The prediction has a mean pLDDT of 80.
The RNA shown here (transfer RNA) has 75 nucleotides and comes from a Candidatus Aenigmatarchaeota archaeon.
It matches the Rfam family "tRNA". Its family is annotated with triplet codon-amino acid adaptor activity in the Gene Ontology. Rfam's curators write: Transfer RNA (tRNA) molecules are approximately 80 nucleotides in length. By type it is a transfer RNA.
The sequence is in RNAcentral, with records from ENA and MGnify.
The organism belongs to Candidatus Aenigmatarchaeota, within Archaea.
RNA sequence: GGGGGAAUGGUGUAGCUUGGUCUAGCAUCGGGGCUUUGGGAGCCUCAGACCUGGGUUCAAAUCCCAGUUCCCCCA
Numbered sequence: 001g002g003g004g005g006a007a008u009g010g011u012g013u014a015g016c017u018u019g020g021u022c023u024a025g026c027a028u029c030g031g032g033g034c035u036u037u038g039g040g041a042g043c044c045u046c047a048g049a050c051c052u053g054g055g056u057u058c059a060a061a062u063c064c065c066a067g068u069u070c071c072c073c074c075a
Stems, first nucleotide, its partner, number of pairs: 001074007010028004020058001030046005051067005
C1' cells in the first nucleotide's frame, strides 16, 4: 500500500441476511423487595447500551458513504 472481518449496558452476547409488532431482547454484575433465625439458593422488581459523523427512507442497530479503534490475509 491492497483485501476481508468486528464494534450493541460494567462484562458477555442476540437482533443486521429480509428496515416497521424494537420506547433494542437474554445472561451476569449492581440497587430494592419477598422468602430464611441468619446465610446460600430461588423468585419479583428497578437502573444501565446500538463506535463517530453524514446520506437514503414515511420509518435505520439493520441499507449506503466517510472516519476512528481492533483482528486476520496479501504485498